């Protein structure tokens, strides 16, 4: 110099550290779709249109973090090999 492997130090254990990528959690925004309710028209039932708030599904985007998920690069420290 190169390669491999590990994380002692830790307020149970796990977790060295900085960063990238993918996925997950969570908060915000909220398209879209569905549900019931009310009103209007019509011809008694189907059914058509309109309205507001409520409930469910919640894409895209943005934020948050010990994301106990994976992977990659660099660095710190230990050990081994060439």
């Nucleotide at each position: 110099g190169g390669c491999u492997u590990c994380a002692a130090c830790a307020u149970c254990c796990c977790c060295g550290u900085g960063g990238g990528c993918u996925g997950g959690g969570u908060g915000c925004c909220g398209a879209u779709u569905c549900g019931g309710u009310u009103c209007c028209g019509a011809g008694u039932u189907u059914u058509g249109g309109a309205a507001a708030a409520c409930g469910a599904c919640g894409a895209c985007g943005c934020g948050c973090a010990g994301u106990g998920a994976g992977u990659c690069c660099g660095c710190u420290g230990g050990a081994g090999c060439c």
Predicted 3D model of an 82-nucleotide RNA (nadA riboswitch) from an Acidobacteriaceae bacterium.
It matches the Rfam family "nadA riboswitch". By type it is a small RNA.
It was read from a public genome assembly, where an Rfam model found it.